[in-house]
RNA sequence: GAUGAACGCUAGCGGCAGGCUUAAUACAUGCAAGUCGAACGGUAAGGUCCCUUCGGGGAUACACGAGUGGCGCACGGGUGCGUAACGCGUAUGCAAUCUGCCAUCAGCUGGAGAAUAGCCCGGGGAAACCCGGAUUAAUACCCCAUAAUAUCACACUUUCGCAUGUUUGUGUGAUUAAAGUUUCGGCGGCUGAUGAUGAGCAUGCGUGACAUUAGCUAGUUGGUGAGGUAACGGCUCACCAAGGCAACGAUGUCUAGGGGUCCUGAGAGGGUUAACCCCCACACUGGUACUGAGACACGGACCAGACUCCUACGGGAGGCAGCAGUAAGGAAUAUUGGUCAAUGGGCGAAAGCCUGAACCAGCCAUGCCGCGUGCAGGAUGACUGCCCUACGGGUUGUAAACUGCUUUUCUACGGGAAAAAACUUUCGGUCGUGCACCGGAAUUGAUGGUACCGUAGGAAUAAGCAUCGGCUAACUCCGUGCCAGCAGCCGCGGUAAUACGGAGGAUGCAAGCGUUAUCCGGAUUCAUUGGGUUUAAAGGGUGCGUAGGCGGAUAUGCCAGUCAGUGGUGAAAUCUCCCGGCUUAACCGGGAAACUGCCAUUGAUACUGUAUAUCUUGAGUAUAGUUGUAGUGGGCGGAAUACGGUAUGUAGCGGUGAAAUGCAUAGAUAUGCCGUAGAACACCGAUCGCGAAGGCAGCUCACUAAACUAUCACUGACGCUGAGGCACGAAAGCGUGGGUAGCAAACAGGAUUAGAUACCCUGGUAGUCCACGCUGUAAACGAUGAUCACUCGCUGUUGGCGAUACACUGUCAGCGGCUGAGCGAAAGCAUUAAGUGAUCCACCUGGGGAUUACGUCGGCAACGAUGAAACUCAAAGGAAUUGACGGGGGCCCGCACAAGCGGUGGAGCAUGUGGUUUAAUUCGAUGAUACGCGAGGAACCUUACCUGGGCUUAAAUGCAGGACGACAUCCCGUGAAAACGGGACUUCUUCGGACGGCCUGCAAGGUGCUGCAUGGUUGUCGUCAGCUCGUGCCGUGAGGUGUCGGGUUAAGUCCCAUAACGAGCGCAACCCCUAUUCUUAGUUACCAUCAGGUUAUGCUGGGGACUCUAAGGAAACUGCCUACGCAACGUAGUGAGGAAGGUGGGGAUGACGUCAAAUCAGCACGGCCCUUAUGUCCAGGGCUACACACGUGCUACGAUGGCCGGUACAGAGGGCAGCUGCCUGGUGACAGGUGGCUAAUCUCGAAAGCCGGUCUCAGUUCGGAUCGGAGUCUGCAACUCGACUUCGUGAAGUUGGAAUCGCUAGUAAUCGCGCAUCAGCAACGACGCGGUGAAUACGUUCCCGGGCAUUGUACACACCGCCCGUCAAGCCAUGGAAGCUUGGGGUA
Repeated sequence: GAUGAACGCUAGCGGCAGGCUUAAUACAUGCAAGUCGAACGGUAAGGUCCCUUCGGGGAUACACGAGUGGCGCACGGGUGCGUAACGCGUAUGCAAUCUGCCAUCAGCUGGAGAAUAGCCCGGGGAAACCCGGAUUAAUACCCCAUAAUAUCACACUUUCGCAUGUUUGUGUGAUUAAAGUUUCGGCGGCUGAUGAUGAGCAUGCGUGACAUUAGCUAGUUGGUGAGGUAACGGCUCACCAAGGCAACGAUGUCUAGGGGUCCUGAGAGGGUUAACCCCCACACUGGUACUGAGACACGGACCAGACUCCUACGGGAGGCAGCAGUAAGGAAUAUUGGUCAAUGGGCGAAAGCCUGAACCAGCCAUGCCGCGUGCAGGAUGACUGCCCUACGGGUUGUAAACUGCUUUUCUACGGGAAAAAACUUUCGGUCGUGCACCGGAAUUGAUGGUACCGUAGGAAUAAGCAUCGGCUAACUCCGUGCCAGCAGCCGCGGUAAUACGGAGGAUGCAAGCGUUAUCCGGAUUCAUUGGGUUUAAAGGGUGCGUAGGCGGAUAUGCCAGUCAGUGGUGAAAUCUCCCGGCUUAACCGGGAAACUGCCAUUGAUACUGUAUAUCUUGAGUAUAGUUGUAGUGGGCGGAAUACGGUAUGUAGCGGUGAAAUGCAUAGAUAUGCCGUAGAACACCGAUCGCGAAGGCAGCUCACUAAACUAUCACUGACGCUGAGGCACGAAAGCGUGGGUAGCAAACAGGAUUAGAUACCCUGGUAGUCCACGCUGUAAACGAUGAUCACUCGCUGUUGGCGAUACACUGUCAGCGGCUGAGCGAAAGCAUUAAGUGAUCCACCUGGGGAUUACGUCGGCAACGAUGAAACUCAAAGGAAUUGACGGGGGCCCGCACAAGCGGUGGAGCAUGUGGUUUAAUUCGAUGAUACGCGAGGAACCUUACCUGGGCUUAAAUGCAGGACGACAUCCCGUGAAAACGGGACUUCUUCGGACGGCCUGCAAGGUGCUGCAUGGUUGUCGUCAGCUCGUGCCGUGAGGUGUCGGGUUAAGUCCCAUAACGAGCGCAACCCCUAUUCUUAGUUACCAUCAGGUUAUGCUGGGGACUCUAAGGAAACUGCCUACGCAACGUAGUGAGGAAGGUGGGGAUGACGUCAAAUCAGCACGGCCCUUAUGUCCAGGGCUACACACGUGCUACGAUGGCCGGUACAGAGGGCAGCUGCCUGGUGACAGGUGGCUAAUCUCGAAAGCCGGUCUCAGUUCGGAUCGGAGUCUGCAACUCGACUUCGUGAAGUUGGAAUCGCUAGUAAUCGCGCAUCAGCAACGACGCGGUGAAUACGUUCCCGGGCAUUGUACACACCGCCCGUCAAGCCAUGGAAGCUUGGGGUA
């Protein structure tokens, strides 16, 4: 795009078309083929006339039932069963034929006869119907006559044809015909010829599927003769011969009416056969003939069968695939209508009769076409609805209301067609006088009072359907929450769905719109036009060769193919163009063109073909050489292995990652000698050679085959390919018979392992070997069929040739590598093509099912060849790219390992977590990257949790309004408190108001959920060296290059090289602290010199030297030297210099990104949820529980120690609700008193260390848990639940299993000090500070993590990936199955 459609929703009108696609199933009822009295005998009914006894009778050139006879019934109408066929289409032929009615021409129409329907009489039967007798007519039947341009026979003659044959003429002989009627005009009848129409037969070409249908055929094929037919013919029969068809598809099976056309398509094609037209076939199923011009006959006959109906049971009747209609079937298809008015048909002289043909009407949106449902104005862009960034906008939307206009349609009324012209009747005219022609009049309409026209009324009567993620025009909200659902493909839905459902809006089409089904297109996706086969599906394992296809050069002939002209045909309708008719269109009419086809004929001869002749370049042959692991058969050889014998010799051998099984004192292994056996042939040996492929390797002989080179001698296209066919064909396997050393499926044992029917080991049988036969497959691979021609180069090699040669270049035939053009999806191929062409063969058409099933063929078997479908998926696949990954390889780094030091894991305690418990034990964090984490400080508060009691505009804040008067405070009562109730006291003012609570209103509040809706912040990879961009270049593209390579570095740091050149974020540097020094400044810090003073002290005057403080400079850059190096801002040096040397040490600083990493409970924020509660206030409790498990720490287990006494040295900080000197009291925590300090001024202040003493290896003078008593301090308050002091008590623990952590120098270890939070403190934590102060690093094999380039990949959620097989349950499809059951068909 289309449809004979159906279904869903919807529906105003008209025109034109169409309407059982299924059950060729069965049919009630009515109708669909009759007509003619001008063929006949006649008269049942009716008309008219006459008569009548009123019952009826007669006549009728009115008419006509039944009957004889004629014509028609073979047309028209229906259906598509059968048919794969001369059925259909197209083109021919009939010299092999027929043809009623019709037309033309010629001739004829004489005579005679016998019957039979009907009618009448009788009989049988339920009926249908039948029988007998008598009588009768014809255009019914029959006999005779006449007769040829009819037919037949014979003789002669003649034309034509490809052939059988045919034709003309003449002569002789034989046979055959008729029907009447009449108004006298005719109408008929017979014979022959011609035409027209219709029919029959034959032939060429075309016209489905399956080869898993390969052979079929006895009247079969042909001949002779006869019969039969309108006619040829095995059409039929007798005899004779053995043919005929078939791979160019016979035969068989399945399916199907064919064509014009119709749909689609650019076309070529593909599909189709409804309506209309042509042909065929059929008429309940099967068969048969009769009549006839024509039938083997839809509404005829006979027979058989099935079915239905009637019946008196004896018998009968019927055939809607005609029009309506009924039942059934089905998703589905109409009225038991009107008329013969028109057109057409039958009969008739005609009037006319008949006509479910036809013309009309009815039903159905089934289709095509047309019309309408209004048009214009109208913006405070009204209200509602819907949406949003919500005091406001947007959209619905000029839409509505309202105003004006129009009246197609509608309703009412009125008018009102064309289709009708003939026939017939009648009148007139013309001539050629025919009932010929022309003209006038009369008559006839089913549709239908319809189409159409007019008048009136009034926007009046009239819009839906589908869609809105992409394809594909059209977007938002709500609901739902992988549910419900959608879906043509991709796919959507798991709490913010433009995809589901609803709504608003929009888009598309519109009296329709969607869905389903089917066909074509897109699909170059069966490729003729117009595809492919290295790796995506696809080259046969290889050769020989049949049919077939294709084929070198020259000349001539022919003209089959080819090309051109002409003629015929290609029905009409349809399609196209033009014109015309319905108001337009659809529709219809006229004309033209077209129908790309077929046939005939004439011509052309380049090409193909064919015939003849010739040629040598394709192909082959000859001669002379050369080459090789080419093949077959025989002979020979040495090494090795095994076995046997013998000898020497002694304890192991063998085997493995390590072992064991095994062998061995009955003498192994090892070694020497001798012998036997079978199999395979080291070195040469290669990137080599040969062969068609498989394949072929010791040496040698014989036989056989091939290739190449040279000569250009011979033949003269002898060629190429090759469906079927035939032959060869690795290994394994099979059969028969041998052989068997080694090796070795199966098998046995030993190991390994969770297991190990494996890998490893020890044994070991088929087999491997030979002969003969079979099998016929392989990743039979170059995954690349064969042959021929052409197309840049470089290089190696094998065999020849160029007289010789290692030099040289050329040439032929092979075998390789690299690289252009070109090709290719790319990888790649590239004279050995996957390039450019030609010929032939084979094969492919999404994945799976399926190297399958069934069937067939082959095979001894194993199995091979051929080779589907149901069903199922939306992919399977190729090449390349970027990543990620690898128990892949390479390079490099890191306290990663190693080398060391100290810990953890064992004990007690502290602290966090899990678990458990609980009314609650609030919440979060969970490998590394949670667990002394949020928390830098839970007794109340904090607090979010629990129990109980209260409040509801609320606990806080702002604004507006109102009344009040201060507010506050105090007292009393209840109560655990919050709170409730009562009382006391009570303003200022410039009179505007201020202040305070109360009441009202507007704004609340939520540590409730979602960190997977988010911002911000943070952890980790990782302070790892990476991550990118612009332009250019390369690639079809993804992408690459740059960023790679060679060096170097801590570093993508730098250098060199370079289709790249530059740049950005990272690295480094810039910043801070620290190490040296200088300058400036000098208080509260300092004190060398001067002076004063004290028991003593920078205490005082003073000083600016020193230390120090705090501001600014300097200094380090591989700068210098040596060595290495092309170079490098490189490396090395116990180098120099320097306070410091190779980023001096430390800090801050964290690229692109990853982990949907963490946090909605720090804060902010979208959405959702609660609102007398999930908000808020209060008291008490809980977060502190405790069979247990884990993390992080502290203290220890002791002598490098504990205790006692004496004595020395920091840094960085803090301090007024504070730090506190000094004095007094207390054993002490602390208390009381008195002074200093808002701080370089006062104050808090070291420990390890050093000196001396004591303890002496023990559960202790170690260790300090736990518990008891007594106290101190903070605080409203230490019960749950604080810290500290003192007296007493004195637990575990004697250095810690598997495992595991930190650290490379002022580091580890060890020692103390300070500070934030804070009333106090569970701090042994965190963050800082200084004191003392080590050991070790060979090195990068391994563990972990990371970087770079490379490689493989079926991974991309990226190895925590992907993925295979079995199995449970359910589902789908297809088989098998004891049986049970129904129908149809075939064969014998």

Predicted 3D model of a 1388-nucleotide RNA (small-subunit ribosomal RNA) from an uncultured organism. RNAcentral holds the sequence, with entries from ENA, Greengenes and SILVA. Its Rfam family is "Bacterial small subunit ribosomal RNA".